[in-house]
RNA sequence: CAGAGCUUUGGAGACGCCCGCCAAGCGCGGGGGCCGAAGGUGCAAGCGUGAAACGCGUAAACUCUCAGGCAAAAGGACAAAGAUCGG
Numbered sequence: 001c002a003g004a005g006c007u008u009u010g011g012a013g014a015c016g017c018c019c020g021c022c023a024a025g026c027g028c029g030g031g032g033g034c035c036g037a038a039g040g041u042g043c044a045a046g047c048g049u050g051a052a053a054c055g056c057g058u059a060a061a062c063u064c065u066c067a068g069g070c071a072a073a074a075g076g077a078c079a080a081a082g083a084u085c086g087g
Base pairs, nucleotide, nucleotide: 001087003085004084006082007081008080009079010078015032017031018030019029020028021027033070034069035068039066040064042062046058047057048056049055
């Protein structure tokens, strides 16, 4: 000094929709709508590779919405602090 997980703190978005069930619960099931910041998919101006190509490799908070989510809680990318591990 890069890296890894751990602890604490902060941490966004999106349905007063329809139907059914019900023990009447901010409940459950189905349908439709919507959101992106767990995870996952896709890609290349540039860079690398290559004799070269319209080839190949490589990213995200972009993209898709599979998963997840649309009261609170939980989860939560990411950020800060702390100690630890390890090179």
The RNA shown here (Glycine riboswitch aptamer) has 87 nucleotides.